[in-house]
């Protein structure tokens, strides 16, 4: 400290994820031991059972044992004291003086310790108890007896009250022989501890903006321990609150904790303080102190007895129970210690607490063995079969003994002494044995560790991006690896990382943001100078901020946790003392900021109110006489009832051409014909004045384009909406018509890309330069130039600044100040609610769900129905075909037992297939084989081998004869049959998307690249771009680029042209013969074959920039690449091809191998493609003539001759080929007919006879002859192939074959054109350049309705809850008051009696709870409405390219949907 994810790819913006830490945790696997912690976070749900507050008999009546009697014991239900207000639990309520921190002043105080002083005399009772008696039970009732530290009276008082005379007001004893100790009254201050008030701080929501009636104050009274509306009567209106009051939610707090670097952030578990609570709600009693957890009364719910009249009870005490939950323990040991309560003490009582006990729930310690050991053992995995690896691990030896098993001793925290629950613990000590002790997650990146197998978008993983559709490093299993460890993953939180709320420490030109614009309240902010003063500020000093944690420095527990002692620190508050710069505050000044006055100046600033012409359009009238108007073509329209055109006149309304300019002026909206009244702001100059008046500016208030809306006017044009026409369709563009609206007047409305997508002021920071307004200088005055200022308004550009574009004195640079807004996308500027409007709407403005991205700006490409330049038979000019016809052929489809497979735009379809009757051959369909038709290796016989016979449709089985190689050591040898068992063999089985190889294609396009350098944050630029040229990235200048290799060209082959060489089989002379270059001579020429020279834009000239190059020309056989050919960069299509061949995985193995017979691959209603061959005189038929190249041949070609009408046959010569031969060239010439017909055209088709191959010719061959003689008379839309020896056409040869379906397919030559104005269009391609929501790249992205499927959510008549508070009945219990209706010991009175006191009745408060309306919130709910996700639904094609009609915003109408249109805005 960072990393993943947005792209082809890059910088940013910006969410989501993640590695860290924590913890009262859980879950599912595992599980040795001990220390310290710590365990119901939810139902403050409900609870059985036992404990958890008693104690004193030295206060005091009793009671029992026991005694003769007195004492002595012991017991405590009663009375009485003290104490149940502590201790222990929860966190429901509380948003408050509850906490917290710092103060105060009107106050109480048991026990505690300290100090003065008392304690005299008296008296009346009630409880126990007894008798009776009521109820079931709780629990009562009357009568009488009794004590006391209980209760009364009297005296007394250093206090208290009152101005004073004066009044009122206490006490208690008990143990003891006694000292004494202990208690008991008043009284003062003390510590501790409580009540009250107060300044600060304490969470969210304004879709809560007002609130409050005892409320705020004041007097007089009561209450209280005190103050005090805390209560009450009366006075007065006040109080609070934008510095959020009121209400709504929501929470106990705090020390601290748990995280961060820190500021922060989140949290209140255990520990310790405070508060508030004890089933819900109200209330008093008592007492020092309670409105009382284990008292008391009442009411409501709830459970529990009942004998139905009535009674009990509250675990948020500790253990436990049930329920809820994903989750939290034992119905345990002691009071030994610590501490409380009581007691004079002993003591007792204490589920406070000590302590065991569960749970790996946290930490922290520690162990699960150590040396040692290669034959690198078995075994597993994996393997290229060699090995590697788990692995020195393991076994084998030798040693230990923390733990463990069993023994012996065996504590301590206790002050002198006695008391140990833990405990036979801890610790020691001795035996004994490697013994009893390892998991769990991950292993694609992030993120440390890799590999087989299974599985096949399935199973199933996944925090996140994602993974799996047959070779998964991503599931699942193994094996092996890596991290940690008595635990290790997961899963919910919280905090860091997140600078992602940004005080430290961000942002709003385009990514989320600058209000539409401006005036001014409130706050905030503020010029020089100079005093005061001490609030802010700074120092110094004191008190406090409990202990505990936290740091830190020592000790104790073997170490650590832990624990203990001391220290620091504790940023806040609060006294007190200084200082005086800044700020503030007081007071005096000042002029550079802001005004005021005055001299000028410019302007579509604003209201108003008059005046003009130019156009349209309508009217009137002439003139004319046929169309006009529209379009991309056209139609609706309109016109002979006279349009349009034209001329003249009227009329209405509504906008101002030119001037006109990135010019002016105005806050912004906006503002432009002239002339006038009134007005508002700027800017210039000089000179005075005033003296900080300033800036911003939440709220508020004023303006604010178009549309719209009311209400009257007014209507020429153009025009939402309509109607028509055109369109496959057209609720659009385009035409023709047309209404509201536009125009004027008062009001309304408050919205735009109201955009410089830039807020508003002030200062600072380089230059130069357009333009407007103006002012000054140039000795005067006018122009012009030229230099200086001041204010606006452009366009460059430097620091700088920014992701980049870009900004740049008119910042988006440097700084202050104020203010408004932003914090992922969508859903949504939507929903409720609320303000406002006449409506439409506008202002404010959530949530649920959902998704890993959405976005910005620049890069490379790709594509445009964008632009530029430029090629190519790409289109034009041409020539010929193809689509119609018949037939060949190949596909599809359809049929079949089978019609084997593959190939499907261009880049399949006379492809593969250089040839299917069998075989080919992969298909069917019937027959058989099974180590196999083939290969290798073992094993036994037999050599091979031949010939012959029977059955079968054949494969195939059987019988029988014959025979016996080579070396010889008699055993061998290699070949071939043939048995059997095994290892394997075979597969045209599948995947071409697992592969190799080779191949098509763009494309014979000119382009694709690299090194160093330079730029750029980086993708990437640059070189390759520019100027020229070229078939070419091919050359040249230029140039932050210099070179450089794959491509281009050349180098190879084959024609053209000559020289040399060689001379048969090729050619030539002569002679002879003759059928013939036969034959003899030679090799010039023809030709062959082999080598060589020729062409390089090399000359001449014209242009070019003097280049490169281009035009022309001379020479040449050939001229600018002389023709054709092989030759095919970098990359695309997951082209195609596992059926050519190889090959991985898979699948088959009496079969998906082999074998063998007939059959199919050749069926036909259609349909496409590629050919032939025709449609005829440029022809067709007879005759007869003439001229080639190149090529084939022994499984061969096969002459001459005979034979037949012909195919062909029979005989057979010559040839292993310049020799013989196939072989006839044909188009062409000549000659006859034919005479323009479906024909003397054409030649399908069908009969019949024949030939050849071949074992075989139906299916299914190929050809002769002879008869027969469809279709077709030039082919719609439309496509196609060629630029010179090319097209057309014409014939020939070869390969493959036994034969052939060849009109294909691949060469050869003969005849041999037309035409190219040109680059506007169509195709394809290349460079440049520009847009782009595309990058699987336009066949691409994508946007709305409809249907379906699920999900959340608003509406919604109603129905059901809880919360608040108001108003009102009706009031329980209680307090405080009122009363003579009952009743009453103590003191007073001689006594009557009264005082006072209980009771009952009553009033005033008053909890629940009835009723009535309300507010707030939460569910449900027919139906409805939008909105979101969803691998292949349906319609259209709105958007991104000029996206084919530019897109958007705003408002209005208006359409099945995107949407179209008016109007008036931006340029993104």
């Nucleotide at each position: 400290a960072g990393a993943g994810u947005u792209u082809g790819a890059u910088c940013c913006u910006g969410g989501c994820u993640c590695a860290g830490g924590a913890a009262g945790a859980a879950c599912g696997c595992u599980g040795g031991c001990g220390g310290c912690a710590c365990g119901c976070u939810u139902a403050a749900c409900a609870c059985a059972u036992g404990c958890a507050a008693a104690u004193c008999g030295g206060a005091u009546g009793g009671g029992a044992a026991g005694u003769g009697g007195u004492g002595u014991u012991u017991c405590u239900a009663g009375u009485g004291g003290u104490g149940g207000a502590u201790g222990g639990g929860u966190g429901a309520g509380u948003a408050a003086c509850g906490c917290a921190u710092a103060a105060u002043a009107a106050c109480c105080u048991a026990c505690c310790a300290u100090u003065u002083g008392g304690a005299g005399g008296g008296g009346a009772a009630c409880a126990a108890c007894a008798a009776c008696u009521u109820g079931a039970a709780a629990u009562g009732g009357c009568u009488g007896c009794u004590a006391a530290u209980a209760c009364c009276c009297c005296a007394u008082a250093g206090g208290c009250u009152g101005a004073g005379g004066a009044g009122a007001a206490a006490a208690a004893g008990c143990a003891g022989g006694a000292a004494u100790c202990u208690g008991c009254c008043c009284a003062a201050g003390g510590a501790g501890g409580g009540g009250c008030u107060c300044g600060u701080g304490u969470c969210u929501g304004a879709u809560u903006a007002u609130u409050u009636a005892g409320u705020u104050g004041g007097u007089g009274a009561g209450c209280c321990a005190a103050u005090g509306g805390c209560u009450u009567a009366c006075c007065a209106a006040g109080g609070c609150a934008a510095c959020g009051a009121u209400u709504a939610g929501u929470a106990g707090u705090u020390g601290g904790u748990c995280u961060g670097a820190g500021a922060g952030g989140a949290u209140g578990a255990u520990c310790a303080g405070c508060c508030a609570c004890a089933c819900u709600a109200g209330g008093a009693c008592u007492g020092a102190g309670a409105g009382a957890c284990g008292a008391c009364c009442c009411a409501a719910a709830c459970u529990c007895c009942u004998a139905c009249a009535g009674g009990a009870g509250a675990c948020a005490g500790u253990a436990g129970u049930g329920g809820g939950g994903a989750a939290u323990u034992u119905u345990c040991c002691g009071c030994a210690a610590u501490g409380g309560a009581u007691g004079a003490a002993a003591g007792c009582c204490u589920u406070a607490u000590g302590g065991a006990g569960c749970a790996a729930u946290u930490u922290c310690g520690u162990g699960u063995g150590a040396a040692g050991g290669c034959a690198g053992a078995a075994g597993g995995c994996c393997c290229a079969u060699g090995a590697g690896u788990c692995a020195u691990g393991a076994a084998a030896u030798u040693c230990u003994u923390u733990u463990c098993u069993c023994g012996g001793a065996g504590a301590a925290u206790a002050a002198a002494a006695a008391u140990g629950a833990c405990a036979g613990u801890a610790u020691u000590u001795g035996a004994g044995g490697a013994a009893u002790a390892a998991g769990c997650a991950u292993c694609u990146g992030c993120u440390a560790a890799c590999u087989c197998u299974g599985u096949g978008c399935u199973a199933g993983c996944a925090a996140c991006c994602g993974c799996g559709g047959u070779a998964a490093g991503a599931u699942a299993g193994a094996g092996g690896a890596u991290g940690c460890a008595a635990g290790a993953a997961u899963u919910a939180u919280c905090u860091a990382g997140a600078a992602u709320g940004a005080u430290u420490g961000g942002g709003c030109g385009u990514a989320a943001a600058g209000c539409a614009u401006c005036u001014g309240u409130a706050g905030g902010u503020g010029g020089c100078u100079u005093u005061u003063c001490a609030a802010g500020u700074c120092c110094a000093u004191u008190a406090u901020c409990a202990a505990a944690a936290u740091c830190u420095a020592g000790g104790g527990c073997u170490c650590a946790a832990c624990c203990c002692u001391g220290g620091a620190c504790a940023g806040g508050c609060g006294g007190c003392a200084g200082a005086a710069a800044c700020u503030a505050c007081c007071a005096a000044g000042c002029u550079g900021g802001a005004g005021u006055a005055u001299a000028g100046u410019a302007g579509g600033g604003g209201c108003a109110g008059a005046g003009g012409g130019a156009a349209u359009u309508u009217c009137c009238a002439g003139u004319g006489g046929a169309g006009u108007u529209g379009u991309g073509a056209a139609a609706u329209g309109u016109a002979u009832u006279g349009a349009g055109a034209u001329u003249g006149g009227a009329a209405a309304g509504a906008a101002c051409a030119c001037c006109a300019a990135c010019g002016a002026c105005a806050a912004a909206a906006g503002c432009a014909c002239u002339c006038u009244a009134c007005u508002g702001g700027g800017c210039c100059g000089a000179c005075a004045u005033u003296g900080a008046c300033a800036c911003u500016g939440a709220g508020a208030g004023a303006u604010g384009a178009a549309a719209g809306c009311u209400a009257g006017g007014g209507g020429a044009g153009a025009a939402a909406a309509u109607g028509g026409g055109a369109u496959a369709g057209a609720u659009a563009c385009c035409c023709u018509a047309g209404u509201c609206g536009u125009c004027c007047u008062a009001g309304u409305u408050g919205u735009a890309a109201a955009c410089g997508a830039u807020g508003g002021a002030u200062a600072c920071u380089a230059a130069g330069u357009g333009c407007u307004a103006u002012g000054c200088a140039u000795a005067u005055c006018g122009a012009c130039c030229c230099a200086c200022g001041c204010a606006g308004u452009g366009a460059u550009g430097u620091a700088g600044c920014u992701a980049a574009c870009a900004c740049g004195u008119u910042a988006a640079g440097u700084a202050u100040c104020c203010u408004g807004c932003u914090u992922c996308g969508g859903g949504a500027g939507u929903a409720c609610g609320u303000u406002c409007g006449c409506a439409a709407g506008a202002a404010u403005g959530a949530a649920a769900c959902u998704c890993a991205a959405a976005g910005g700006a620049a890069u490379u490409g790709a594509u445009g129905g964008g632009g530029g330049c430029c090629c190519g038979c790409a289109c034009a000019a041409g020539c010929g075909a193809u689509g119609g016809a018949g037939c060949a052929u190949g596909u599809g489809g359809u049929u079949c037992a089978a019609u084997u497979c593959a190939a499907u735009g261009c880049a399949a379809a006379g492809c593969a297939a250089a040839g299917a009757a069998u075989c080919u051959u992969a298909c069917g369909a019937g027959g058989c084989c099974u180590u196999g038709a083939c290969a290798u290796g073992c094993u036994a016989u037999g050599a091979a081998u031949c010939c012959u016979c029977c059955c079968u449709a054949a494969a195939g089985a059987u019988a029988g004869a014959a025979g016996u190689g080579c070396c010889u050591u008699u055993g061998g040898c290699a070949a071939c049959a043939c048995g059997a068992a095994c290892a394997u063999a075979g597969g045209u089985g599948g995947u071409g998307c697992a592969u190799g190889g080779a191949u098509g294609u763009c494309a014979u396009c000119a382009a694709a690249u690299c090194a160093u350098g330079c730029c750029a944050u980086a993708a990437g630029g640059u070189g390759u771009u520019g100027g020229g040229u070229u078939a070419a990235g091919u050359c040249c200048c230029g140039u932050a680029a210099u070179g450089a290799g794959c491509g281009c060209a050349a180098c190879c082959c084959u024609c053209g042209u000559g020289u040399u060489u060689a001379g048969u089989u090729u050619c030539c002379a002569a002679c002879a013969u003759u059928c013939a270059g036969u034959u003899u001579g030679g090799a010039a020429c023809c030709c062959u074959g082999a080598a060589c020279a020729g062409a390089c834009u090399g000359c001449c000239a014209u242009u070019g920039a003097u280049a490169a190059g281009c035009c022309g020309g001379a020479g040449g056989a050939a001229g600018g690449u002389g023709a054709g050919g092989a030759u095919g960069a970098c990359a695309u299509c997951a082209a195609g091809u596992c059926a050519u061949c190889a090959u991985g995985c898979c699948c088959c193995u009496u079969a998906u191998u082999c074998c063998c017979u007939a059959g199919g691959u050749g069926a036909u209603a259609c349909a496409c493609g590629u050919g032939c061959u025709a449609g005829a005189a440029u022809g067709a038929c007879u005759g007869g003539g003439a001229c080639a190249a190149a090529g084939g041949u022994c499984u061969g070609u096969g002459a001459c001759c005979c034979u037949g009408c012909g195919a062909g046959u029979g005989c057979a010569a010559g040839c292993u080929a310049a020799c013989c031969u196939c072989a006839a060239a044909a188009a062409c010439c000549u000659c006859u007919c034919c005479u323009c017909a479906g024909u003397u055209c054409a030649g399908a088709u069908u009969g019949c006879a024949g030939g050849u191959u071949g074992a075989a010719a139906c299916u299914c061959a190929c050809u002769u002859a002879c008869a027969u003689g469809a279709a077709c008379c030039u082919g719609g839309a439309a496509u196609u192939g060629c630029u010179a020896g090319u097209a057309a056409u014409c014939a020939u040869c070869g390969g493959u074959u036994a034969g052939c379906c060849a009109u294909a397919c691949g060469g050869u030559g003969g005849u041999g054109a037309a035409u190219c104005c040109a680059u506007u269009c169509u195709u394809g391609g290349g460079c440049c350049u520009u847009g782009u929501a595309c990058a699987c790249a336009c066949c691409a992205c994508c946007c709305g309705u409809c249907a379906c499927a699920c999900u959340a959510u608003g509406g919604g008549a109603u129905c059901u809850g809880g919360c608040c508070a108001u108003g009102u009945c009706c009031c329980a219990a209680g307090u405080c008051g009122u009363u003579a209706c009952c009743u009453u010991a103590a003191a007073c009175g001689c006594a009557a009696g009264g005082a006072g006191g209980g009771g009952g009745a009553u009033g005033c408060c008053a909890a629940a709870g009835g009723c009535u309306g309300g507010g707030c919130u939460a569910g449900u709910g027919a139906c409805u409405a939008g909105a979101g996700u969803g691998a292949a639904g349906u319609c259209a094609u709105a958007a991104c390219a000029a996206g084919g009609u530019a897109u958007c915003c705003g408002u209005a109408c208006u359409g099945g949907a995107a949407g179209g249109u008016a109007c008036g805005g931006c340029u993104c």
The RNA shown here (small-subunit ribosomal RNA) has 1468 nucleotides and comes from Pinus lambertiana. Rfam family: Bacterial small subunit ribosomal RNA. The RNAcentral record of the sequence draws on SILVA. The coordinates come from a structure-prediction model, not an experiment, and the mean pLDDT is 82.